[in-house]
A computed fold for a 543-nucleotide part of an RNA from a bacterium, annotated as large-subunit ribosomal RNA, domain I. The coordinates come from a structure-prediction model, not an experiment, and the mean pLDDT is 84. Rfam family: Bacterial large subunit ribosomal RNA. Rfam links the family to the GO terms structural constituent of ribosome and ribosome.
Context: one part of a larger RNA
RNA sequence: UGUAUAUGGUGGAUGCCUUGGCAAUAGGAGGCGAAGAAGGACGUAGAAGGCUGCGAAAAGCUUCGGGGAGCUGUCAAACGAGCUUUGAUCCGGAGAUAUCCGAAUGGGGAAACCCACCGCCGAGAGCGGUAUCCUUAACUGAAUCAAUAGGUUAAGGAGGCGAACGGAGUGAACUGAACCAUCUAAGUAACUCCAGGAAGAGAAAUCAAUUAAGAGAUUCCCUUAGUAGCGGCGAGCGAAGGGGGAAGAGCCCAAACCGGAAUACAUGUAUUUCGGGGUUGUAGGGUCUGGCAAAAAGACUUAAGUCGUUAGCGGAACAUUCUGGAAAGGGUGGCCGUAGGAGGUGACAGUCCUGUACGCGAAAACGACGAGAGCUGGCUGGAUACCUGAGUACCACGGGACACGGGGAACCUUGUGGGAAUCCGGGUGGACCAUCACCCAAGGCUAAAUACUACCUAUUGACCGAUAGUGCACAAGUACCGUGAGGGAAAGGUGAAAAGAAUCCCGGGAGGGAAGUGAAAUAGAACCUGAAACCGUAUACAU
Repeated sequence: UGUAUAUGGUGGAUGCCUUGGCAAUAGGAGGCGAAGAAGGACGUAGAAGGCUGCGAAAAGCUUCGGGGAGCUGUCAAACGAGCUUUGAUCCGGAGAUAUCCGAAUGGGGAAACCCACCGCCGAGAGCGGUAUCCUUAACUGAAUCAAUAGGUUAAGGAGGCGAACGGAGUGAACUGAACCAUCUAAGUAACUCCAGGAAGAGAAAUCAAUUAAGAGAUUCCCUUAGUAGCGGCGAGCGAAGGGGGAAGAGCCCAAACCGGAAUACAUGUAUUUCGGGGUUGUAGGGUCUGGCAAAAAGACUUAAGUCGUUAGCGGAACAUUCUGGAAAGGGUGGCCGUAGGAGGUGACAGUCCUGUACGCGAAAACGACGAGAGCUGGCUGGAUACCUGAGUACCACGGGACACGGGGAACCUUGUGGGAAUCCGGGUGGACCAUCACCCAAGGCUAAAUACUACCUAUUGACCGAUAGUGCACAAGUACCGUGAGGGAAAGGUGAAAAGAAUCCCGGGAGGGAAGUGAAAUAGAACCUGAAACCGUAUACAU
């Protein structure tokens, strides 16, 4: 020095565990904010560093309920001082307080700071007010007579934050086409504006059909169908009618006409406004003239009450023996079960504890349903030709959008120019014309079926188990890095219970040896198990 065996050190793999995650399902909720939010700064406990809570009334105050014996949050034990059956701590409802910053709003500002003015009173270290914009109203009021602009005040509203989902505006490139330019990616990403619990769409100027028929708002799903088509006919893009389902709901204005009011001036017109009327394609309505009916229906509001949410309450049934440190394990004999889900308890418990099935419960607040009442709300014949959405329809040019790239290119939309008809009217049916059919634009509203989940509750998993699962099971968006935007860790396990090793010895200490605890101390806090690499010790053999 090597090999072998034994025994240690180091190291922290593996096994076991789980406080934490991940993905779903069902239900709820779908917002918070000038009554000052989200998020913070600084304070706040007897002593107080972090976290949690709270706000100078500061781990809390008041009140109404629940609950029933201990309590003064946690890391984190002890001390001190207290509270509590005159019901504390704790849980829930409703209130009070709520510093400073922050939309931040009296002015300023390098956030958590500085500096004001006005009013009130009990005169203070007091209370209240004072931003901007919009709307409405009043009062004022220039150049400039009238008026207007402007100014002032009051009342109401807005502003900011928030995960995804939604509507709208603006709108890429990488990429694919094996290059690349039309094309694609894609109306995607990104940015901006706006909203709701959903949004948007929506009650036909819709489809369909051509020989006749037929359907009847919108939305979503399956299909039609990778079809018809579009396409440097390349890469690729890609419907609709129909069929089957989910859901289901229809309405209101403008106008004609009637009535009221105001304003203007040519003084009998015009304009504005309010109420009635009226809302459609088999055309309807108005006006004039006849006839019938007096109720049904409704998507709005809501009393009593019922149900639910926010605390809770009741809730069955086991003993003995053996092993063991410990019984829930083995043996023996029982019991309950609308409860044999789950968790805990010194090993594996239906019957020990918390619970579970089931049943019950609210002073207060909120949500849903909810008779009646209120409100809305008729049918029909004839005549008349008053009304029925105009810079609109339509056309031309240039674009966009339609699955459709200019194409035979309709339909939809619109920047520029032109520019109708008025029910004997108008639009559509994929150029265009005729016939035929369908529909009535140029005003508006509309639940459900659909999308999403930051958040709450319950439940589930051939999901993870500490290099996994969230970046974070631990002081985690922490430590640390960066001027900054931003980046971003590592780190879990004694034991059933601290019973966490009194006392003695060596040592300056660290550490160790006795002793003691414990089932175990090679479970001793650098603590479960304790692999390998690596480093020793003892013995044997080889050299």